About this RNA:
This is a predicted structure of a 268-nucleotide part of an RNA (large-subunit ribosomal RNA, domain VI) from a Candidatus Zixiibacteriota bacterium.
Context: one part of a larger RNA
RNA sequence: CGUAGGAUACUUGCAGGGUGCUGUCCCCAGUACGAGAGGACCGGGAUGGACCAACCAACGGUGCGCCAGUUGUCGCGCCAGCGGCAUAGCUGGGUAGCCGUGUUGGGACGGGAUAAGCGCUGAAUGCAUCUAAGUGCGAAACCCACCCUAAGACGAGGUAUCCCACUCCUUCGGGAGUCUGAAGACCCCUGGUAGACUACCAGGUUGAUAGGCCAUAGGUGGAAGCGCCGUGAGGCGUGUAGCCGAGUGGUACUAAUAGGUCGUGCGA
Numbered sequence: 001c002g003u004a005g006g007a008u009a010c011u012u013g014c015a016g017g018g019u020g021c022u023g024u025c026c027c028c029a030g031u032a033c034g035a036g037a038g039g040a041c042c043g044g045g046a047u048g049g050a051c052c053a054a055c056c057a058a059c060g061g062u063g064c065g066c067c068a069g070u071u072g073u074c075g076c077g078c079c080a081g082c083g084g085c086a087u088a089g090c091u092g093g094g095u096a097g098c099c100g101u102g103u104u105g106g107g108a109c110g111g112g113a114u115a116a117g118c119g120c121u122g123a124a125u126g127c128a129u130c131u132a133a134g135u136g137c138g139a140a141a142c143c144c145a146c147c148c149u150a151a152g153a154c155g156a157g158g159u160a161u162c163c164c165a166c167u168c169c170u171u172c173g174g175g176a177g178u179c180u181g182a183a184g185a186c187c188c189c190u191g192g193u194a195g196a197c198u199a200c201c202a203g204g205u206u207g208a209u210a211g212g213c214c215a216u217a218g219g220u221g222g223a224a225g226c227g228c229c230g231u232g233a234g235g236c237g238u239g240u241a242g243c244c245g246a247g248u249g250g251u252a253c254u255a256a257u258a259g260g261u262c263g264u265g266c267g268a
Base pairs, nucleotide, nucleotide: 001152005163006162007161008160009159010158011157015149016148017147018146021049022048023047024046025045026044027043033038051106052105053104054103055102059100060099061098062097066093067092068091069090070089071086072085073084074083075082076081110144111143112142117137118136119135120134164267165178166177167176168175169174179265184262185261186260187259188204189203190202191201192200209255210254211253212251213250214249215248216247218244219243220242225238226237227236228235229234
């Protein structure tokens, strides 16, 4: 810009893309078959491998500063207690998130038309012949089916709902005057289930969007101070202590204030 008014939501599916694998075991059945050795078709069931997708409850990994321990050194006057630097100094753990080695799911079932092949009926050619007319079956391939995209599918589709003035002139295309500025969208702002930007999504006081605060899950693992015990290093008690990023629930304390712009007026 188009989709012959504008808008919001939900859709149909032309078409395109993806998937497409396979082992072993059991039953049928030690049956059919076979002298025996051996050993099925058909049909049914179970369980794996590789591959793909989604996800984080569990199992694990990470988790650059969440907790603790600890070495050297410097600083806060000293003790105590802390902080800086040394690969995040090193070490032990670890929430959310993100991940796999983890969990769940998938290939299917079925239909259509066929290939090789197997047929039916059947002439040319009184027989025969699956083919010449006609007609049936038959593969992981093809078309559907399953998953994803999808109306710029210019053949531009469909459904529901919402919104919009009067007067005058007119060659009916429209024009003039006065008013109006809808539905809706955007700017701007708070953010994240989204993300390079944009977009998308959740919100903007008729508000829980983010921060703070409160509670809690969870992590660390028992803070400081004080008391007691010990010559001391240290230990015990106060005390499931103290601290705590992203989780969950709540709460307007702070910030989403105020405001602006686009979009018109019933539609060749």
Rfam family: Bacterial large subunit ribosomal RNA. The sequence was found in a public genome assembly. The prediction has a mean pLDDT of 90.